About this RNA: The RNA shown here (small-subunit ribosomal RNA) has 1476 nucleotides and comes from an uncultured bacterium. RNAcentral holds the sequence, with entries from ENA and SILVA. It matches the Rfam family "Bacterial small subunit ribosomal RNA".

[in-house]
RNA sequence: AAUCAACGCUGGCGGCGUGCUUAACACAUGCAAGUCGAGCGCGAAAGCGGCUUCGGUCGUUAGUAGAGCGGCGGACGGGUGAGGAACACGUGGGUAACCUACCCUCGGGUGGGGAAUAACUCAGGGAAACCUGGGCUAAUUCCGCAUAACAUCCUUAGCUCGCAAGAGUUUUGGAUCAAAGCUGGGGACCCUUCGGGGCCUGGCGCCAGAGGAGGGGCCCGCGGCCGAUUAGCUUGUUGGUGAGGUAACGGCUCACCAAGGCUCCGAUCGGUAGCCGGCCUAAGAGGGCGGACGGCCACACUGGGACUGAGACACGGCCCAGACUCCUACGGGAGGCAGCAGUGGGGAAUUUUUGUCAAUGGGGGAAACCUUGAACAAGCAACGCCGCGUGGAGGACGAAGACCUUCGGGUCGUAAACUCCUGUCGGAGGGGACGAAAGCGGUUACGGUUAAUACCCGUAGUCGUUGACGGUACCCUUAGAGGAAGCCCCGGCUAACUCCGUGCCAGCAGCCGCGGUAAUACGGGGGGGGCAAGCGUUGUUCGGAAUUACUGGGCGUAAAGGGCGUGUAGGCGGUCCUGCAAGUCUUUCGUGAAAUCCCACAGCUCAACUGUGGAACUGCGAGGGAAACUGCAGGACUUGAGUCCGGGAGAGGAGAGUGGAAUUCCCAGUGUAGCGGUGAAAUGCGUAGAUAUUGGGAGGAACACCGGUGGCGAAGGCGGCUCUCUGGACCGGCACUGACGCUGAGGCGCGAAAGCUAGGGGAGCAAACGGGAUUAGAUACCCCGGUAGUCCUAGCCUUAAACGAUGGUCACUAGCUGUGCCUCACGUUGGUGGGGCGUGGCGACGCUAACGCAUUAAGUGACCCGCCUGGGGAGUACGGUCGCAAGGCUGAAACUCAAAGGAAUUGACGGGGGCCCGCACAAGCGGUGGAGCAUGUGGUUUAAUUCGACGCAACGCGAGGAACCUUACCUGGGCUUGAAGUGCACGGGACAAUUCUGUGAAAGCAGAACUUCUUCGGACCCGUGUAGAGGUGCUGCAUGGCUGUCGUCAGCUCGUGUCGUGAGAUGUUGGGUUAAGUCCCGCAACGAGCGCAACCCUUGUCCUUAGUUGCUAACGGUGAAGCCGAGCACUCUAAGGAGACCGCCGGUGACAAACCGGAGGAAGGUGGGGAUGACGUCAAGUCAGCAUGGCCUUUAUGUCCAGGGCGACACACGUGCUACAAUGCGCGGUACAGAGGGUUGCCAACCCGCGAGGGGGAGCUAAUCCCAAAAAACCGUGCCCAGUUCGGAUUGGAGUCUGCAACUCGACUCCAUGAAGUUGGAAUCGCUAGUAAUGGCGCAUCAGAUCGGUGCCGUGAAUACGUUCCCGGGCCUUGUACACACCGCCCGUCACAUCACGAAAGGGGGCUGUACCCGACGUCGUUCCGCUAACUCUUCGGAGAGGCAGACGCCCACGGUAUGGUUUCUGAUUGGGGUG
Repeated sequence: AAUCAACGCUGGCGGCGUGCUUAACACAUGCAAGUCGAGCGCGAAAGCGGCUUCGGUCGUUAGUAGAGCGGCGGACGGGUGAGGAACACGUGGGUAACCUACCCUCGGGUGGGGAAUAACUCAGGGAAACCUGGGCUAAUUCCGCAUAACAUCCUUAGCUCGCAAGAGUUUUGGAUCAAAGCUGGGGACCCUUCGGGGCCUGGCGCCAGAGGAGGGGCCCGCGGCCGAUUAGCUUGUUGGUGAGGUAACGGCUCACCAAGGCUCCGAUCGGUAGCCGGCCUAAGAGGGCGGACGGCCACACUGGGACUGAGACACGGCCCAGACUCCUACGGGAGGCAGCAGUGGGGAAUUUUUGUCAAUGGGGGAAACCUUGAACAAGCAACGCCGCGUGGAGGACGAAGACCUUCGGGUCGUAAACUCCUGUCGGAGGGGACGAAAGCGGUUACGGUUAAUACCCGUAGUCGUUGACGGUACCCUUAGAGGAAGCCCCGGCUAACUCCGUGCCAGCAGCCGCGGUAAUACGGGGGGGGCAAGCGUUGUUCGGAAUUACUGGGCGUAAAGGGCGUGUAGGCGGUCCUGCAAGUCUUUCGUGAAAUCCCACAGCUCAACUGUGGAACUGCGAGGGAAACUGCAGGACUUGAGUCCGGGAGAGGAGAGUGGAAUUCCCAGUGUAGCGGUGAAAUGCGUAGAUAUUGGGAGGAACACCGGUGGCGAAGGCGGCUCUCUGGACCGGCACUGACGCUGAGGCGCGAAAGCUAGGGGAGCAAACGGGAUUAGAUACCCCGGUAGUCCUAGCCUUAAACGAUGGUCACUAGCUGUGCCUCACGUUGGUGGGGCGUGGCGACGCUAACGCAUUAAGUGACCCGCCUGGGGAGUACGGUCGCAAGGCUGAAACUCAAAGGAAUUGACGGGGGCCCGCACAAGCGGUGGAGCAUGUGGUUUAAUUCGACGCAACGCGAGGAACCUUACCUGGGCUUGAAGUGCACGGGACAAUUCUGUGAAAGCAGAACUUCUUCGGACCCGUGUAGAGGUGCUGCAUGGCUGUCGUCAGCUCGUGUCGUGAGAUGUUGGGUUAAGUCCCGCAACGAGCGCAACCCUUGUCCUUAGUUGCUAACGGUGAAGCCGAGCACUCUAAGGAGACCGCCGGUGACAAACCGGAGGAAGGUGGGGAUGACGUCAAGUCAGCAUGGCCUUUAUGUCCAGGGCGACACACGUGCUACAAUGCGCGGUACAGAGGGUUGCCAACCCGCGAGGGGGAGCUAAUCCCAAAAAACCGUGCCCAGUUCGGAUUGGAGUCUGCAACUCGACUCCAUGAAGUUGGAAUCGCUAGUAAUGGCGCAUCAGAUCGGUGCCGUGAAUACGUUCCCGGGCCUUGUACACACCGCCCGUCACAUCACGAAAGGGGGCUGUACCCGACGUCGUUCCGCUAACUCUUCGGAGAGGCAGACGCCCACGGUAUGGUUUCUGAUUGGGGUG
C1' cells in the first nucleotide's frame, strides 16, 4: 500500500459496487422451461337458462378448460470449483481428416398410396406410484412406390494446384436415396355430402442440393506449480498391414507381423492446483493472487451406462449399482437447491422464503401473446470506494468549572455564554420525471406481389396503447442551529506531556523494552497528536529485503572452494577470406476479443460510477530486406596446444638387492653391590652376579651428519646406498601438425593416520591393561612394565585443521631483495651482467569490514565447475546407497532463541612476559592468638536489653566520658494548638511571676491567695478556634554537605593538528633518569590543565631585634635558694632574616638529564616530621550531627513524668590492660623533663587520718601562683627460682569523695582473701632511627567516673644479603569466548516440570499395483423352434424379407478373494533434543 475480510468501540445522509473464502455438508416449502388449436383427434364441469314423470334431460358455458398424439425448445440461459498437471488453459497455426438444427443467399422439387397408435371407451390388478388386457380413431406420426440431381459410390478421358498423401474442376456410362401439409384472399369455369374442394394467387411450412454466417469436433508449435529422500517407465506399449468403428484423422478397437517408444533439456511416481483476460504490490524487473466482471474447461448425491437428438453421455431426462432421506396397507414406491429465495449444520464470518417481465436478452408461436428467480429493480449489512453534513461570522488580558502550579500564575480558550447570520442533509407541505420506443391497432400516401384496385409484404406520416422501480430522482415552499462525533495514540522508532493512583503487584508490549515508592511506557484525570462516520486490532499478500542478487550478492578469517586428479555430456573458445541466414537488426501485413490500465472528450450538481474515441496490450505468426557480431559450411594461417632433436636437475613412483651406527636379546670373559628412575620417591632389575665393561652372535625397524621458508609430486605424500623398470616438469634449438584448446554435472582412479579381513613378522615404541607415585579423588599428567598396532604381502575402509582454512585456465597491472635448476654473453683462479622455470621475504597502485593480499593477488578482466543464504536442533532422524564391521555419502522437519558470528578498539583479568616500587617478603626487635580483668561486637535472653557501623576500609567505631538527666528503648501515670516557634480571628486578663492548700511517685489535676504596665493603640500572658506545629518515624538506592578507601599511588585529561570508515589512536609510546608523567634526548606532533615538586607550619645551625614573670658569665650583697642589687653575654622566649642549589671538584653517562664519590657545612642530594589527597572507584558510610524531596503519623510514631533498661550471660570474636617474674619484685635513699591545664577553677604552706581524704586558706585570670611527686634510670638492701616477698582476679569487712540520689549501676582507700597464669596450637600484627621497645607526665570530655583517645618528654636498640616467593601498586607488551569486567565467563551428568520429534510388539484409515472371482444396466455381435401392422410373392391357407422378446458371447461399474506398494493417525515402552 492492499483486502470477498473478521473482531472491539462508535455510528447522520446519499450514490455506485460487493456480500458462504468453511461442509462439492444435508435439505422443509415455493418458484427457476416452456410453447404451438394457423399440425391432429378427443373433450368436460361449476354457473346461467328451458323442459321435467323430479330419476333426469336440453341449450349455453365451449369446441372453452384439460390432458393426449405431433413439432420446436428442454445441449441455451443460471450455479459451483469437487476433480483434473492434461492440448485442460493461453497464444499462434493446421483440418487436403470433419459436423452444424434454427438464420441468410442461390437454383430445383413438394406426385401417388398404405399402416398403426395415444387420448377415449370397456374390463382387470395395486395402499400408492402406476400397470395389464380388449376395442375405436387423427395428423406436419409411421411405411412402401414414383420422379431425381450440381448429392454419394463405381467408372472413362483430361486440366489446375500440392513435396506428397491428395484436393479442386470438366467429362462418359451405371447404381442408390426425397417430401407434409397448414392457412389468407379471389373473378370466370368444374365438382360438392352445401361445410367445402378443384382452379388462380399470397403467406408459413416440407424435401434433396450448393454456398454463407455463426457455432463446434480433432491435430500441432510454444508457454505457465513443487518434490531426485520419486531414476528408470511402457505390452495396445511403439510402428506396420488389413479390417471394424466415428461426423472425422488416429491403437480409437480388433487380427496378424516387427521390437520398438519415453527419459537427467527430468520420463515414471508423489504432492498441490480449475486456466486465462486480469487483480494487488513494486521505480522497474519481479513477487503474490485468480473473489466480483468477461472468455474457456470441468462437474451436477457417488460410480457406471447408453437412449433421443443437428447438438448430450444431458443440473431441474432415462437405466443400473451404492450411500442417505421420505412414504407404505411391508407386497413395494419416491427423491437429488454446486438455479433464486430460504432452513439446519460447520464457522471468526457472508443478505429477502421481495417486486416485475416496464426495459435488455432467451424459448415457442404467422401473430396477438405466453413463458423466463436470465435480467431489471427494491430490501438487509459502514463490507468497500466516492460525496455531503453535524453550522458560519463576531465575541474577554480571558466567565464558571476542571487540570497543572515555582502559588505569581498557566492551560482547556474565541472554546462557551452572548449577538448577528445561513439553510446542505433530515422533518413538514406541494409539484413531479428520463428510462418508451418498438410492437400492435386505427388511418393516410407510396411501392412490391398478383389476372386483381382482394389478401399479403415493405416504407413514410399521423392518432391510440405499455413503467416493477415509484409518488422514487429532481424542483419549489416552509419552520428552525434546531436531530447528527467518534476512535486510536502521546518512552524511542513516530506527530503528541503533565498530575494522581499502583509498587516486578495489577498490568503494558509490533521490536527495543516498561513496572521492585517520585512510572511522559501500567490504570485514571487534564492537556496534546492523528484520522474521521469511522477508528483501532487480528489474519493474509507485496514492499522496504541488494535478506535467492536477471536487473542486483557472495565464498582467506563472518555461512560458503569439492581432499586431489583424469575425463563423458554440456558450457565457453585464436587470426584471415568466402558463402548461408538459425540467432540478431529493420520494414510491411495478420493476430493480440470485450472489459481493465493510460490519454482526450462527454453523462449523472462534483466524485466514485458510466459512455465515446484514441493509445497501448512490451506477445505470436507470415512476407520482404541487412550481414557487423554469434552460429553453420568451405578455404587458409601460426601466435594457443601438441610433436621432434639436444641437454642437465630432482627424498617423483614401483620392484630387487645391499650397508653401517644404535636399541634389545642370547652366549662367553672381566668385575661387585648395587642399578634404574624422579620434583622427591616407589614399583621394577640385581649375590641364581645385575648395572658397568670386552669379545662373539641373532633379529627387526628406522636411516644421524649432509639438511637448507632446499628439491620432487595433482593431492595424500616422498630422505642410507646400488641396479632394473617407469611418470612428470624445465632449459636450449625452432624442424613438424595446424585450434587439435579451457573447464568439467555424472563416471572412473588416487587418497595421511587410525581401523577391518587373511597370512607372515615383531628389535624399539606403544592405545588397552597391570603396578608404583601424585592427589580430597586421579579411571590423567610422572615412573616401571606391557598387548593390539606400528613393519611386509594381498584385499577393504575413503575420512582429516586432507589448510595457503584461498577451485582451474588465460591475459594485463611499479618495484626491491634472497634462494634452487637450466641457459646465454663478456671475462676468466675466485667474477660480472642477462633470459626462462620454480620457491621465499618486504612493499606502490588497487582491493578489503578490518586484519591483511599485493606479477605465486584476496588487484583488473574473460570462461567453466563446486559451494553459501541467522543460531541451536544437526551433519542428527527417516529413506536411499556404499561397507565385513566401524562407519561413510546424500540429508530434513517439528520445536526454540534475538541472537550466533568476523575483524578491530578501550579497559579489566591471567597459576603470560619484561621493567620498577612499598615494613610486601626476607633480615631483625617486640607483640596478638593461651590466663585474669577492662572494653566493643555477634549470639542468646529480656517488658526493654534504643539505633547505626559488617572483609581490608564494622567490632576502646558514632560515644572526647549511659547512676537521674543524656535516652532515642520498656512499663506505668498524664497532656492534646500541645514542651518550643509563627500568622490570623474572637474572648478574657493586667498577664507573667510569686506564694499556699488538697491529691499524687512525679508530671499533672483541682483549688486558693496576691496585686504591680499603659501614651488605652498595644507589647505580654491565658483560653477558644483556625492555618499549622511536632516526629531520633521510613527511604543514605531520591539528595546536599561531610567522611572512609584505593593512595602521597603517579597518574588523569584537554585544545589544535595528524592517522583511522569507525570505536579510537597519536601526544602519554621509545632510549636514559627520578621518590615522582621528575628531568633530558628522540619522535606527527605542538602546547595546555588537574595532580608531583615548591610555596605553608614545625624541628635541626647561625644572625638581628627585644629582655619580664625568663636567664646568671662577670661585679656586689646574703641567711638555703637568681633570693636581692646589677646585667641582657649565654640559655630561653618570639618575631624577622641567613643557610642547601647537585652550587663546587673528580668519575660515569649521548658533550644531556642524572647518578656515584669527595670537599666545605649544623644540616647533602625531597635534611626529619606535619598540613596538603588529581580524574575517578566502591548505588562505600551517614535522613541519629545538620540540611533536605517524597511517603507515613496528628488525644499520637508528638509531648511531660516516675521507675526500669542501654550494665542481662551457656557462649564466640576483635581491641586493650596486668602478668606469668631475677635485665625481676619489695623496701630505703637520690637525680634529671617536656608539653599542657587552672576563677561555679587550680589549690600552696600548716594541722588531722595508715590511706582515700578532711580541715585550712596563702597565691594565681598565670614564662610570676597552683596542678606537680615525673618515672624508668642510679645508689644501697632483702628475696634465690618457689605458683614464690611473682601475679593480682575474686570475695568478706570497714571507709573516703562526687552527686537530689551510688540497690540495680561510680571511682578511690584500708584490712583480710589470694583465683587463673610458669611465655601461649594453627595462625597473625606493628616497626627501618631518636624509629621499635620501655618509662612516666599532661590534656579533651567531665559533678563524679576510662586500662580508651590525644599530646609530651626520658631511656633507647637490632636488622635489611637481596627481590625468587606472599600481598598491594605503577609502566610497556601479549592472550582473552571477560565488560556487573576472574568473586568474570562457562561445560557435562544427575533431579524436577514442560514441549515438539525419532524408534517400537502392533492397531486403525486413505490412495494404489498385480492375479483371480463375480458380473447389474447398456451398446455391439451371434442366435432366434416364441411373437410379428405396413413391403414382396401367394394356390389367399400361407411363405419370404425385416423386426421384437428371449438366450448366448465380448466389454464393463459396484462388490469379493489373495498378495504387495505408498501415505497418514495411533501405540505400552524407549531414545536423544529444546526450554525453565